[in-house]
Context: one part of a larger RNA
RNA sequence: UGACGGGGGCCCGCACAAGCAGCGGAGCAUGUGGUUUAAUUCGAAGCAACGCGAAGAACCCUACCACAGAACUUGACAUCGUCUGCAUUACUCUUAAUCGAGGAAGCCUUUCGGGGCAGAUAGACAGGUGGUGCAUGGUUGUCGUCAGCUCGUGUCGUGAGAUGUUGGGUUAAGUCCCGCAACGAGCGCAACCCUUAUUGCUAGUUGCCAUCAUUAUGGUGGGAACUCUAGAGAGACUGCCGAGGAUAACUCGGAGGAAGGUGGGGAUGACGUCAAAUCAUCAUGCCCCUUAUGAUCUGGGCUACACACGUGCUACAAUGGCGAUAACAAAGGGAAGCGAAAGAGUGAUCUGGAGCAAACCCCAUAAAAGUCGUCCCAGUUCGGAUUGUAGUCUGCAACUCGACUACAUGAAGUUGGAAUCGCUAGUAAUCGCGAAUCAGAAUGUCGCGGUGAAUACGUUCCCGGGUCUUGUACA
Numbered sequence: 001u002g003a004c005g006g007g008g009g010c011c012c013g014c015a016c017a018a019g020c021a022g023c024g025g026a027g028c029a030u031g032u033g034g035u036u037u038a039a040u041u042c043g044a045a046g047c048a049a050c051g052c053g054a055a056g057a058a059c060c061c062u063a064c065c066a067c068a069g070a071a072c073u074u075g076a077c078a079u080c081g082u083c084u085g086c087a088u089u090a091c092u093c094u095u096a097a098u099c100g101a102g103g104a105a106g107c108c109u110u111u112c113g114g115g116g117c118a119g120a121u122a123g124a125c126a127g128g129u130g131g132u133g134c135a136u137g138g139u140u141g142u143c144g145u146c147a148g149c150u151c152g153u154g155u156c157g158u159g160a161g162a163u164g165u166u167g168g169g170u171u172a173a174g175u176c177c178c179g180c181a182a183c184g185a186g187c188g189c190a191a192c193c194c195u196u197a198u199u200g201c202u203a204g205u206u207g208c209c210a211u212c213a214u215u216a217u218g219g220u221g222g223g224a225a226c227u228c229u230a231g232a233g234a235g236a237c238u239g240c241c242g243a244g245g246a247u248a249a250c251u252c253g254g255a256g257g258a259a260g261g262u263g264g265g266g267a268u269g270a271c272g273u274c275a276a277a278u279c280a281u282c283a284u285g286c287c288c289c290u291u292a293u294g295a296u297c298u299g300g301g302c303u304a305c306a307c308a309c310g311u312g313c314u315a316c317a318a319u320g321g322c323g324a325u326a327a328c329a330a331a332g333g334g335a336a337g338c339g340a341a342a343g344a345g346u347g348a349u350c351u352g353g354a355g356c357a358a359a360c361c362c363c364a365u366a367a368a369a370g371u372c373g374u375c376c377c378a379g380u381u382c383g384g385a386u387u388g389u390a391g392u393c394u395g396c397a398a399c400u401c402g403a404c405u406a407c408a409u410g411a412a413g414u415u416g417g418a419a420u421c422g423c424u425a426g427u428a429a430u431c432g433c434g435a436a437u438c439a440g441a442a443u444g445u446c447g448c449g450g451u452g453a454a455u456a457c458g459u460u461c462c463c464g465g466g467u468c469u470u471g472u473a474c475a
Stems, first nucleotide, its partner, number of pairs: 001475002003472003007469007015459002019423002022420001026314008034305002042053002064300002068298003072294001075125001079124002081121005088105002091102003107114002127289002130287003136283002138278003141274001143272001148187006154163003167178003193266004198234002201231004208223002212221002237260001240254005316416001320375006332363003337356002342351003382413001387408007429451007
C1' cells in the first nucleotide's frame, strides 16, 4: 500500500421490512444430470451453466454410429504441369441413393489458337466441427450504470509511498460548495443521441369528416376545421416566490404549467477482477491425422427412460365453466408472398381468385370487458393428460419423429413441507395481437397494445456494494 475481521462510524440497493402474485405438490412442454445405447455429436457448470450456443434436429443441417451397407484417394474445395476430349442441356437403363452405363443436340476464331469445363496421369499440396481458450487475436459474461480509477508538476518521507482523491456540508453521482501544500488535467458521472408526454406553424394522400350537398349498412361530391401522419420549431432551466442553510452548494414547501427538480423509457458499461467463456462463428501459433482424425451417399441417432434438478405452460374452479350477443387496440409482416368476396365441409381445410412491392389490398373476427341465459359446490357442465377411430395440411418422404381437426375416452389434481424467486406505477397481476427463425413444426424468445392494483413505519437484522477509520500470525 492492499486484502481480510462473527472491529467501529456514515451511506446506498426489491437487500430486509410492508404488500401482491408465484415456484417447491399434480399433468404436460423444454433444458440438464444420470442411466441406457451401435450412436444417443460437441460446448456451457455457484451467483455469472441448465426454454443456454439452437431466431426453430423427419431428410438436409450433422459434427455422432468397430448397427446394416455402398463408394473415393491429388481427393467434395484452391493454385501449378502434360495428354485427350468439347463444356453444357434434356433423355434412357441400373441402384435404396451416391456411384456406374448408353446414345442425341451442341462455344468463339484472323484457322495460329483462345476461354470455360470434363476425363486420365505425376506430384507439390489440399482437407480436418482433431487437441490445447492454461500459447493467442477478436468477441462476450460478471462485479456494475457501482462511482470510482489515474496522471503531470510541486511538496513531504532514507525508502516502499503519501498528498491531490482526506476534512465540514450536499448529491443519483470523485455531483457541487466551502476549507486545506497543493495547483491543474485525463478516463468514467452528467450533458449531447433515440423514443414517449404538450403544443403553435408548414403540408393534406392512400389518412380525416365539423359545416353544405348527396346516399342511407358508402367519405361519394366537396372541405382543410378536427383526428392523424412527419418536417423544422417552442417548451423545464431550481427559471419565479417563501422557509431552512454558512450570505454557499443544496434541501423542503408553493405558484404557474401538458410535464418539476435526472419528467418516463432506451442506447451508452471507466481502470480492472474471475489463467471466467469461446480453437465448434471467424482468425491463428504449436502438436496430431494424411487409402484417414480427410471426403461422398442410403438408413439410423441427436426425440432413448427405474430416476434427480432447473425454467415454463395448464389447472385444481362460482371474481368461475358453458351457450347466445354488431363494444373498444397498438405494433408488425406480405411477391417462389399476403391472399378478399362468393361457394363446399360439423371442423382442420379445400375450391376460388379480386386487390396489393402497401397510411390504398390482404394477414385480421382482438381477447379479457359488458348484457342475457344456464350450472349450484360435486372430482362436477371443474380439469384436461392419456388412449382409440376417422381425417386435414406441409413436404421426395410424417414408422422411428411434425402440427392441426372431429367424434369417443376422461388420468392426476380440491391451492402445495422445508426452503425459495419476482415486482415500487401505467409497475405487478391478468387479457389477447404480431414478428424473427421457418416448406412444415412454440407453452420458448423478441416486441405490441387492453384492463389495471396493494404496500413502503423504517434501516435493528440477512445479502451485496461504496467510503472513512482501527487491528492483523496474510501478500